Source information: A computed fold for a 73-nucleotide RNA from an Actinomycetota bacterium, annotated as transfer RNA. The coordinates come from a structure-prediction model, not an experiment, and the mean pLDDT is 81. Rfam family: tRNA.

């Protein structure tokens, strides 16, 4: 310097023909309990990596940037 992958809750990952975003862990309340674990039931937390584009609509397409990661030089 090229080239590919990735960026979605506090962590760890789902999200295929574009059509208002989910799971586990984890937190918070309430039920078990003497109390603590464990189990149950509710809930709270996302401008989906940033900025522009295309579209009636963008987490998914396009362009740039940023950051991680591998491969080539």
């Nucleotide at each position: 310097g090229g080239g590919c992958u990735g960026u979605u809750a506090g962590c760890u990952c789902a999200g295929u023909u574009g059509g208002u975003a989910g799971a586990g862990c984890g937190c918070u309340u309430c039920c078990u309990u003497u109390a603590c674990a464990c189990g149950g039931a509710a809930g709270a937390g996302g401008c989906c990596a940033u900025a522009g584009g295309u579209u009636c609509g963008a987490u998914g397409c396009c362009u740039a940037u940023a950051c991680a990661g591998c491969c080539c030089a």